[in-house]
């Protein structure tokens, strides 16, 4: 220098154009001699940034940033 992939909750990850989800973690309550475990509920997101297409974008397109890998 060229190419490919990834970026979504505190962490690990789903989500193929129509109001964003799971597991773990956290908080509250229940249970109990106490803790853990278990049961119930709750909280938590400018979907990396900017622009474009569209009635409508996490999703499609472009650029930028960061990370990983391949080629040279």
């Nucleotide at each position: 220098g060229g190419g490919u992939g990834a970026u979504u909750a505190g962490c690990u990850c789903a989500g193929u154009g129509g109001u964003a989800g799971a597991g773990c973690a956290a908080u509250u309550g229940g249970c109990u001699g106490u803790u853990a475990a278990c049961c119930a509920a709750u909280u938590g997101g400018u979907c990396a940034a900017c622009a474009g297409u569209u009635c409508a974008a996490u999703u499609c397109u472009g650029u930028u940033a960061u990370c990983a890998c391949c080629c040279c």